[in-house]
Context: one part of a larger RNA
RNA sequence: GGCAUGCGGUGAAUGCCUUGGCACUUAAAGACGAUGAAGGACGUGAAAAGCUGCGAUAAGCAACGGUGAGGAGCACAUAUCCAUUGACCCGUUGAUCUCCGAAUGGGGGAACCCUAUAUACUACUGCUUGAAUACAUAGAGCAGAAAGAGUCAACUCAGGGAAGUGAACCAUCUCAGUACCUGAAGGAAAAGAAAACAACAGUGAUUCCGUAAGUAGCGGCGAGCGAACGCGGAACAGCCUAAACCAGUGGGGCUUGCUCCAUUGGGGUCGUGGGACCAGAUAUGACGGCAGUCGAAGAUUAGCGGAAGUGUGUGGAAAAGCACUCCAUAGAACGUGAUAGACGUGUACGCGAAAAUUCAAGACUGUUAUUCUGGCACCCGAGUAAUGCGGGACACGAGGAAUCUUGCAUGAAUUUGCCGGGACCAUCCGGUAAGGCUAAAUACUCUUAAGUGACCGAUAGUGAACCAGUACCGUGAGGGAAAGGUGAAAAGAACCCCGGUGAGGGGAGUGAAAUAGUACCUGAAACCGCAUGCUU
Numbered sequence: 001g002g003c004a005u006g007c008g009g010u011g012a013a014u015g016c017c018u019u020g021g022c023a024c025u026u027a028a029a030g031a032c033g034a035u036g037a038a039g040g041a042c043g044u045g046a047a048a049a050g051c052u053g054c055g056a057u058a059a060g061c062a063a064c065g066g067u068g069a070g071g072a073g074c075a076c077a078u079a080u081c082c083a084u085u086g087a088c089c090c091g092u093u094g095a096u097c098u099c100c101g102a103a104u105g106g107g108g109g110a111a112c113c114c115u116a117u118a119u120a121c122u123a124c125u126g127c128u129u130g131a132a133u134a135c136a137u138a139g140a141g142c143a144g145a146a147a148g149a150g151u152c153a154a155c156u157c158a159g160g161g162a163a164g165u166g167a168a169c170c171a172u173c174u175c176a177g178u179a180c181c182u183g184a185a186g187g188a189a190a191a192g193a194a195a196a197c198a199a200c201a202g203u204g205a206u207u208c209c210g211u212a213a214g215u216a217g218c219g220g221c222g223a224g225c226g227a228a229c230g231c232g233g234a235a236c237a238g239c240c241u242a243a244a245c246c247a248g249u250g251g252g253g254c255u256u257g258c259u260c261c262a263u264u265g266g267g268g269u270c271g272u273g274g275g276a277c278c279a280g281a282u283a284u285g286a287c288g289g290c291a292g293u294c295g296a297a298g299a300u301u302a303g304c305g306g307a308a309g310u311g312u313g314u315g316g317a318a319a320a321g322c323a324c325u326c327c328a329u330a331g332a333a334c335g336u337g338a339u340a341g342a343c344g345u346g347u348a349c350g351c352g353a354a355a356a357u358u359c360a361a362g363a364c365u366g367u368u369a370u371u372c373u374g375g376c377a378c379c380c381g382a383g384u385a386a387u388g389c390g391g392g393a394c395a396c397g398a399g400g401a402a403u404c405u406u407g408c409a410u411g412a413a414u415u416u417g418c419c420g421g422g423a424c425c426a427u428c429c430g431g432u433a434a435g436g437c438u439a440a441a442u443a444c445u446c447u448u449a450a451g452u453g454a455c456c457g458a459u460a461g462u463g464a465a466c467c468a469g470u471a472c473c474g475u476g477a478g479g480g481a482a483a484g485g486u487g488a489a490a491a492g493a494a495c496c497c498c499g500g501u502g503a504g505g506g507g508a509g510u511g512a513a514a515u516a517g518u519a520c521c522u523g524a525a526a527c528c529g530c531a532u533g534c535u536u
C1' cells in the first nucleotide's frame, strides 16, 4: 500500500407520512366601481421586525341574532386586562375607513406639492348669452342631476391579422382567419320566426349533439381542405313595427278650405297573399298577454338535537389480542399515546333566523283583441334589388359558379309584382328581401360549497406543501429558485465537570427510545477515519 470484517464520521438516497397540488362531478355565483373599485403606500399592538386583521373610532366601534366559558390572531412566555350584568368566537346589518390609484380643484418623478373647499372631462336637462349671417345655430357661461370613465380568469361577438411549419425545395396552397392586437357586452354571448330547404313526396324559426361522411366535392387535382340534404336526439315560443287610412297639434303655400311638411295618437303586420278603404253579415267580455305594487311557502347566509362498551393480560400508551355485550334511517370520514360503529368531532335522521339576499305561488291596480263575404285597386320597407368592374365569405383556389357580402359605376318593379330552386331558358315548385325584438337546449370557470380519483407524494404534484412570483438576476420588457418531518406530550436536559464567563463535549435527569437533543423519523452509496485479520 491492497483486500476483508467490525465500529464510527460525513452524506443524503430509500421507506413511511402530508398541511399542498392535479383532474373531474354536482350545485351556486358570474361581477366590483365617482356612495371612489381592483391593486397598493403609510400607519395601527403594553412591548411589535414579518405575516394576518384593521384605518387616526386603526388585531378594532355599534345594533340584532347564534353560542355558552373561557379570552386578548399567527405566537410561546411575561406583564396588564376582559368575561354568566354573557367576554372570545360565528352570522346579518350599520358606523369609521389616512394617502395613492379611473383619480376627477391645479400640478406631479404614484402614495407628494400648491391654491383652496373646486364632481376634471363627455353625454343629458334647465336657464342666460350668442358669431360668420337677418331669424337661427355652432360656440360660451351658470345651475341641476349622477349616466359614462376604471378593474376583472375563461367563455362570446365584432374590427384588424402573422410567421415558424407542411408541401420532403418553393411562389398558388397550407399552418389559419389560428396566435396576437383592438373594441363591445352578458351571465351567457351570438343566432332566430323563411324572399328557407326539398323535389312532384314533403318539412316548417334559431342553437347544440349523434349520424350522413372522411361521402359529394374543392385542390400547383400536390400537400391537403372538406360540406349539405336526409335521419335520430336535446330544447322548444313566438312577437312588435314601416306603409295605406283616420284624428289631434305646429308650421309653410296659396285659390280660405284645400294642399304640403313635421310630429303625436289610433290603425295594421300577411303567402291557401295580407292590410287600408267602401258595403253587408257576425262572435265575445276577461282564460290569457303586457306594465306596475305587494308578496305566502321554499332556498342561502350562524346554529341545535342526535343511538350504542365494559372487563382482562401485554405494553410507555390499547383503538390491537382474549372474554362477554350493545346501537344502527348512524359500519362516511377525521382525530385520540398502536388498528375505535359504541372515546371526541361527526355521520343517518329531525329541527332552527331578529337581519339581509334570492326565488316566487298568489293577491291587487291599470291596459289589451273579432271573423266572414263582396267590391275597390290606396299600401305592403330604394340609391334598395339587379347589372358591370374589383375584392371578400361560402367545404367550393374564377371555375360551367349559383348563393351571401360590398369599394366604384349604373340603377327597377308593388301582387297581372318580386326573389329562389348551383351558369342560363321554359314549365313547375317554394317563398315574400331591402325595419326590429325574442326564453330554453349550447360555451366557459377568477370564485363558493359538497364530493370523487387503477392522480402526485417533497428532484413528484402548481413556479410556489415552508412568509413565493419571495430571495436573486436584468437598465428594462422579463427571468426566477432552493427550502417539509424531534417527541404521544417540551417532559426542549435542573444540578455538576472540562473548556475562553466560548463552541463543543462528559456525567446527572426526562422519555418507551436521546445513535429521537431542536445541524433532531428512517439514515443506503460515494468519500474519510479507527481496530483486527490476511497479504505485498
Stems, first nucleotide, its partner, number of pairs: 001535009015521001016485002020456002022453007029445002031151002039100003042055003046078001050074002061094006070082003105114003115118001119146001121148002124144006155186001156184005166173001170220001196203002207234005217225002238437003241381001245266010271415001273380003277375005288368007298358004303351003309324004325342002327331001333345003386410008396422001417432005472479002492520001495507004
Molecule: large-subunit ribosomal RNA, domain I
Organism: groundwater metagenome